[in-house]
Context: one part of a larger RNA
Parts: sequence; C1' cells; structure tokens
RNA sequence: AACGCUGGCGGCGUGCCUAACACAUGCAAGUCGAACGAGAAAGUGGAGCAAUCCAUGAGUACAGUGGCGACCGGGUGAGUAACACGUGAUCAACCUACCCUCGAGUGGGGAAUAACUCCGGGAAACCGGAGCUAAUACCGCAUAACAUCUUCGGUCCACAUGAACUGAUGAUCAAAGGAGCAAUUCGCUUGAGGAGGGGGUCGCGGCUGAUUAGCUAGUUGGCAGGGUAAUGGCCUACCAAGGCUUAGAUCGGUAUCCGGCCUGAGAGGGCGCACGGACACACUGGAACUGAAACACGGUCCAGACUCCUACGGGAGGCAGCAGUGGGGAAUUUUGCGCAAUGGGGGAAACCCUGACGCAGCAACGCCGCGUGGAGGAUGAAGUCCCUUGGGACGUAAACUCCUUUCGACCGGGAAGAUACUGACGGUACCGGAUGAAGAAGCACCGGCUAACUCUGUGCCAGCAGCCGCGGUAAUACAGAGGGUGCGAGCGUUGUUC
Repeated sequence: AACGCUGGCGGCGUGCCUAACACAUGCAAGUCGAACGAGAAAGUGGAGCAAUCCAUGAGUACAGUGGCGACCGGGUGAGUAACACGUGAUCAACCUACCCUCGAGUGGGGAAUAACUCCGGGAAACCGGAGCUAAUACCGCAUAACAUCUUCGGUCCACAUGAACUGAUGAUCAAAGGAGCAAUUCGCUUGAGGAGGGGGUCGCGGCUGAUUAGCUAGUUGGCAGGGUAAUGGCCUACCAAGGCUUAGAUCGGUAUCCGGCCUGAGAGGGCGCACGGACACACUGGAACUGAAACACGGUCCAGACUCCUACGGGAGGCAGCAGUGGGGAAUUUUGCGCAAUGGGGGAAACCCUGACGCAGCAACGCCGCGUGGAGGAUGAAGUCCCUUGGGACGUAAACUCCUUUCGACCGGGAAGAUACUGACGGUACCGGAUGAAGAAGCACCGGCUAACUCUGUGCCAGCAGCCGCGGUAAUACAGAGGGUGCGAGCGUUGUUC
C1' cells in the first nucleotide's frame, strides 16, 4: 500500500505503482502606447420640428507592425546498458540573450509593407488582387578598431597542433531612436573582461543470459574538402586494410541515473515513491525554420492512426500542465480560493500575467501528539458465566458521593506572516468566558511455537490452519458464550523488502 471490522480531535507529510489508454469543459504565457501608424461603439450632455449634428466617452476598447518573453517554470519515465548518469580530469577545439565592469561610437540617405480603403473567392478555416502609410521593422553609403582575415616580423610561455603580448602592411564589417522644458535618463552599435549558463573529449564506477562466440564496410586509419560555435567518418571523394572480442565483443532480456531511502552490529542486501540534481520524452514517425540557446509539451511542415466540423470542394485537434471525465485496476483527491507571501516574464513606472507557488477541501494513507475522565466507594447490589450447590468470577467494575473540563460543541476578543499601500489563508491560530461527565472504543487472539481457559453446541460433519496439525460424542485447536491476553483510534489479513 490494498482489503475486512471499527473510528473522537489536532499538527506535519503523502495521495494512478495499472492503460506513455482516450479525453467533454474551464484555466495553465504573456507583456510593452516611454518603438510605430491607425482607431471605434454603447452610454451621457447639448442644439434642432425632425433627419441629423456637436461635445464627451477616448487617443479608450478591439486589432495590426515592432521589441522582449514564450527554450524558464510545470508534467511524465515510454525509450535508453549509452560518456545517459555519478565522480574526477580536460578544451592550446568552443558558444553565451538578459546582468555587472571598462573602452570607442551613435553621421547621412533610401525603398517597402501590415493595419486601413476598395474589389473578389470560400460553407468554414482562411485566401487573392489593387491603392495608401509609419517605425527601435528592412536596405545601401560614410566613419571605425585592441574585432575578423591576409602578408612579414619580434618577445615570451607551452609543446603532437599552438597560446599570450606586441610592431608593420593590406582587406572586410556598425548603429535607432524614445521620454523629459531641461539637467538627464532608458536604449542602440562595436570591442575587452567578469559572473552565471551551456557544448565537446577522456579515466574510473554501477544489471542479467554463453541454452548468444564470433562481430564490423563509413567499418578502422590516412589525405583533401564540406559542415558545425567547436574537435571528430559528423558527412563526401580518394588511398590503405584495418578495428572489437572468453578481462565476454556481438546478440537477447531487463532498466532512466544519482544525492538518497529501507534493513543490518557491520560487511552487505533490497529499493530509486515524495524532496533535490542530471537525462530523455510530449498522439506515432520524420524534418527543418526562427532564435543567444529548440530540432521546440500548450510553434511550423510532411506522413500515419484516431476524434470532430463540413454546403463533400475542404478544414480542425493533441491534458505524460491544474482540476475534471470515461476506461483499466485491489487501489490513489476538488472541474476550490488567491496572486497577500516567495519566485518568474514584460514594462521607465503604475501595473498586467503566472493551476509555478501560497492556501483551503477530500482520504486514519503514514508519522507524531492528545482525549474518551479523576478520587473515594462492599450490604462485594442486580445481571451473566462457572460450580463439587458450599460457593467462585466479571469486581471498585457499576450504582452512589465529591471533583475537574483537556479536546469538541456555544459566546466574546483576535494576531504574526507586511519595510508606506497591500492578507487568499481567516474571524483561522491563539486567548478569555459559560455549560455539563457531559459528545468520543474498538480490533485480533487465547493447543505448541506465543502472552492468554472454561462451559455449551457440533460429531472426520460443519469448519479451522503460518508450520506442526485439530474435528469420527466428554474438542482449552470448529461455532457461540463467560472469562482472559495483546494492541489501541486503531486492530487484523494479504502483498513486498531486509
């Protein structure tokens, strides 16, 4: 964990182990008007006989271009026996948006396009044509180096390649503006350094089968080129014939890995749920685009299966996000509240977004704590059970007397969490008061192992059972009762591990 019986409260945790099965519905990634152009309506007020017009609403809403984010955060463990992970080294073979520090610059032009208007196609999804317009969108030019590249040196360090610094020569490459009265500030471009992050390579380590013994053709190496941020058969052409393997290659099976968790005196053995780190995946398979970073869960394209819409021409979708549904299963929760806190994205800020998160709900699923009363009370009441019929047991147990009020219920007060504003939790925690023993005990076992015994029923039947074994007429072993033993809001059973 599940199941059976039972069940008062609180705190902290945990909660699909099975079908990586299929999913209705809602929400889970946006934000910026201080980058840019455009720009409503309802309503309200006024004028007018009215149609209507003006003002406000409002430069608001809804959209569009552009920027940053969407690669984080969240889920799952299907695949993977591998440099995937762990650990230690290493890159003189690498990248890094935002952030920090330091240096230099930010001149002058151009052509478009969405939105919008008009026309058209389509059932829809959406699409086409013509015209207009802006920018921190796009494209030239100028200038520019300690940037990159070419050629020729020097110093120094390292050494299989080369690195650092430095001198000269030539070539190549930049930019964007916004806000403010202004000071200024936020940006932009190009360098150097840093921080944090990532990529590559290597040593070592961690499953199983020999009823798998041979495996390999980009295979192993070289040379040249391509490709990449970067090394490399990573890829291509050519050349050579190599490479791995009983110290288990190859093949098959199984499996995410670790910090850790359980057990144990330890050595070991088992496990990898929650929490933290890494990896992999996102309906199945494949591919690239954008971007600093993806080959991208809530992006794109292609193919496939499935579901849905359709006017039959064609379209739409992907919960292993949070809830929730069906199904499977022995079995696993609410279609809750809030951005108040912590953290994240955008923004100058106000603020917006955030099913991350913080909380609440459900479940004795686990651990821990508390309660279900305390003291006194024998004519040992009644009742039940046993009996040798004398009595014995339940048993101070109850009744009764006195006392207390934890927890719960009721009334009142009422936080911290929040540094000004701001509290979902929550009228919660906690505190005070009043009432009254009042609302709160079960489960398994009692032949031996193993703590705990009698009666009745049954009669190898009905049944019990973990093992040994009980039951065929005196059963401490079945069933019931009385009594007892053990645990106790739990107790047993089953499963699993040491």